[in-house]
RNA sequence: GCGGAGGGCCGGAUGGCCGCGGUGCGAUUUGCGCAGCAAGUCACGUCGAGGAAAGUCCGGACUCCACAAGGCAACGGUGCCGGGUAACGCCCGGCGGGGGUAACCCCAGGGACAGCGCCACAGAGAACAGACAGCCCGGCAUGCCCGGGUAAUGGUGAAACGGUGGGGUAAGGCCCACCGCGGGACGGGCAACCGGACCGGCACGGCAAGCCCCACCGGGAGCAAUGCCAAAUAGGAUCCCGCAGGGCCGCCUUGGCUGGAGGAUCGGGUUGGCAGCUAGAGGCGUGUGGUAACACCCGCCGCAGAUGAAUGGUCAUCGAACCGGAGCAAUCCGGGGAACAGAAUCCGGCUUACAGGCCCUCCGCGCGU
RNA sequence: GGCGGUAUAGCUCAGUUGGUUAGAGCAGAGGAAUCAUAAUCCUUGUGUCCGGGGUUCAAGUCCCUGUACCGCCA
Numbered sequence: 001g002c003g004g005a006g007g008g009c010c011g012g013a014u015g016g017c018c019g020c021g022g023u024g025c026g027a028u029u030u031g032c033g034c035a036g037c038a039a040g041u042c043a044c045g046u047c048g049a050g051g052a053a054a055g056u057c058c059g060g061a062c063u064c065c066a067c068a069a070g071g072c073a074a075c076g077g078u079g080c081c082g083g084g085u086a087a088c089g090c091c092c093g094g095c096g097g098g099g100g101u102a103a104c105c106c107c108a109g110g111g112a113c114a115g116c117g118c119c120a121c122a123g124a125g126a127a128c129a130g131a132c133a134g135c136c137c138g139g140c141a142u143g144c145c146c147g148g149g150u151a152a153u154g155g156u157g158a159a160a161c162g163g164u165g166g167g168g169u170a171a172g173g174c175c176c177a178c179c180g181c182g183g184g185a186c187g188g189g190c191a192a193c194c195g196g197a198c199c200g201g202c203a204c205g206g207c208a209a210g211c212c213c214c215a216c217c218g219g220g221a222g223c224a225a226u227g228c229c230a231a232a233u234a235g236g237a238u239c240c241c242g243c244a245g246g247g248c249c250g251c252c253u254u255g256g257c258u259g260g261a262g263g264a265u266c267g268g269g270u271u272g273g274c275a276g277c278u279a280g281a282g283g284c285g286u287g288u289g290g291u292a293a294c295a296c297c298c299g300c301c302g303c304a305g306a307u308g309a310a311u312g313g314u315c316a317u318c319g320a321a322c323c324g325g326a327g328c329a330a331u332c333c334g335g336g337g338a339a340c341a342g343a344a345u346c347c348g349g350c351u352u353a354c355a356g357g358c359c360c361u362c363c364g365c366g367c368g369u
Numbered sequence: 370g371g372c373g374g375u376a377u378a379g380c381u382c383a384g385u386u387g388g389u390u391a392g393a394g395c396a397g398a399g400g401a402a403u404c405a406u407a408a409u410c411c412u413u414g415u416g417u418c419c420g421g422g423g424u425u426c427a428a429g430u431c432c433c434u435g436u437a438c439c440g441c442c443a
Stems, first nucleotide, its partner, number of pairs: 001365010012318007020048005026042007050340001054351002057349005062222004068254005075218005080094005095109001096107004110213002115211002117207003132154002134150006140143001162179006180202001181200003186195003226275004236266005246258004282301004287296003322335005370442007379395004388426001397413005419435005
């Protein structure tokens, strides 16, 4: 210098004027049950979108509903090992497999001797063995024959019951070496797993993002939850029950509840206000422990709370991408005017969208010293 | 804001335990019949199975992710 890998950060800037929402203090107006409270207006101070606020895909907090206890079943989810965490399907570290020269990246990555199922077409044969062509041996009737052997050759397929080499054979794990496969004393590691003397001549195909088995986890609904105030609740429709030798609680066992002119659904009416509501598993900095995720100590900070829903408009200066021109190039001149997107109970993640820019670490190749 | 569902031919819908030709009705096109039209009869075309990725030998079907549309809740 060129090409690449991983991680972090920013994501238009500054100022003037006008405006919008929250909040604090002050002034003022109105109302009332008048040392006060509520509503409104004005002035000043202060705060006012994001890395994803998004999708609502996971996990929680919170609230209501359900819930007598134990066991079982059903349904859903997760899935190598260890750790982190409030929790997770997230994160960190490791293991195994795959890709890349490498930095590094990817993997729903338990079990296919518990059982069931599927493997289309082609092919002789598709999971249990079997033999179409071929090859070899034997027979005699000498053939497009019969019987036996073989699985090295051919063909089919995604997949054909070990591979390569050597020896022997008619041929072949028939025998041997290495590799693969199965078992495995022993050693290492918390574990996943790794190494492995030795044994076995090969017996054991794939699919579990098919049913399933194993282990672990899980009540249901969601802030339009829920509570309070105000207003409204006129007149209705349909159905159920009207029962104790019964009914209900998923089932079982022990047991419990129900003796209510009542209940369910639909429809009509009201659709205003307050709380929930933002201090939280909070952010930033330093230190300690840990490979890390993270945890702990100390200090500092106060950081949106709207409800048809604020966070904007305009002017000036500067400005990236991009476009045009000049130039060998660095660069200069003119134009241009910023991606994805926008809180709605909150938090931890994941995923998806995103113009452009900055920083750090590492790898490969080339050149120079 | 929260929750649930659907997407297959021009339209409305099937598609079984993944298997190779993805179908049905209506509509459309051509022909027959009729003086002519409709009805009727015969013949016939049509698919990025919403997009992308994954599992598998193989995906409309199974899994993940995105898009569009529909419904429910104060």